[in-house]
Context: one part of a larger RNA
RNA sequence: CGUAGGAAAACUGCGGAGGUCUGUCCUUAGUACGAGAGGACCGGGAUGGACCAGCCUCUGGUUUACCGGUUGUGGCGCCAGCCGCACCGCCGGGUAUCCACGUUCGGUUAGGAUAAGCGCUGAAAGCAUCUAAGCGCGAAGCCGGCUUCAAGAUGAGAUUUCCAUAGAGGGUCGUGGGAGACUACCACGUUGAUAGGCAGAAGGUGUAAAGGCAGUAAUGUCAAAGCCGAUCUGUACUAAUAGCCCGAGAG
Numbered sequence: 001c002g003u004a005g006g007a008a009a010a011c012u013g014c015g016g017a018g019g020u021c022u023g024u025c026c027u028u029a030g031u032a033c034g035a036g037a038g039g040a041c042c043g044g045g046a047u048g049g050a051c052c053a054g055c056c057u058c059u060g061g062u063u064u065a066c067c068g069g070u071u072g073u074g075g076c077g078c079c080a081g082c083c084g085c086a087c088c089g090c091c092g093g094g095u096a097u098c099c100a101c102g103u104u105c106g107g108u109u110a111g112g113a114u115a116a117g118c119g120c121u122g123a124a125a126g127c128a129u130c131u132a133a134g135c136g137c138g139a140a141g142c143c144g145g146c147u148u149c150a151a152g153a154u155g156a157g158a159u160u161u162c163c164a165u166a167g168a169g170g171g172u173c174g175u176g177g178g179a180g181a182c183u184a185c186c187a188c189g190u191u192g193a194u195a196g197g198c199a200g201a202a203g204g205u206g207u208a209a210a211g212g213c214a215g216u217a218a219u220g221u222c223a224a225a226g227c228c229g230a231u232c233u234g235u236a237c238u239a240a241u242a243g244c245c246c247g248a249g250a251g
Base pairs, nucleotide, nucleotide: 001152005163006162007161008160009159011157015149016148017147018146021049022048023047024046025045026044027043033038051106053104054103055102059100060099061098066093067092068091069090070089071086072085073084074083075082076081111143112142117137118136119135120134169246170245171244172243173189174188175187176186177185194239195238196237197235198234199233200232201231203228204227205226211222212221213220214219
């Protein structure tokens, strides 16, 4: 821009894409078969591999604005307590997130038409013949079935609702995000929990400083303390204000 008014929501599916993989074991059954050696079809069940899609409860990583320990050096006048730098100084842990080495799920069964092949009926050719007319079975393959995109499918579809300039709806702008290069998408914008703050909880670290007590002291204890990023719940304290722009009549 189009889809012959303008919108919002939820659809149909022309067509496209993906997937549709496979082992071992148990049983049927040491049965059928076979002199024996050996050893099934059909059917039922269990458990794997590779691959795919998702997720973070568990396990394991990551976690450079979390917590602790500690070395050297400089600083806060000194002690104590802290801070800077040294690969995050080094080391021990570690939430959210992201991830696999973790975990969950998937491939099934249909159905249709067939290939090779196996057949029925059956003439040409009084017989015979699966084929010439006709009919049936038959594959991990084909079409479907499963997942997904999908009306620019210009063949532009259908449904419901809303709007008539006192205007449906959209945008700009702002707070953000499991969304993201930007854009887009999604949530929210005071009729508000969108983000921050605050409160509580979870979770992490591991028992803060000061002081009291015990001990000559190191240290222990009062104390699961103190501190704390992203998580959860709540709470309008702060910021999402006010406004502005676009926006619809062919027959």
A computed fold for a 251-nucleotide part of an RNA from a Bacteroidales bacterium, annotated as large-subunit ribosomal RNA, domain VI.
Its Rfam family is "Bacterial large subunit ribosomal RNA". Rfam links the family to the GO terms ribosome and structural constituent of ribosome.
NCBI's taxonomy places the organism under Bacteria, Pseudomonadati, Bacteroidota, Bacteroidia, Bacteroidales.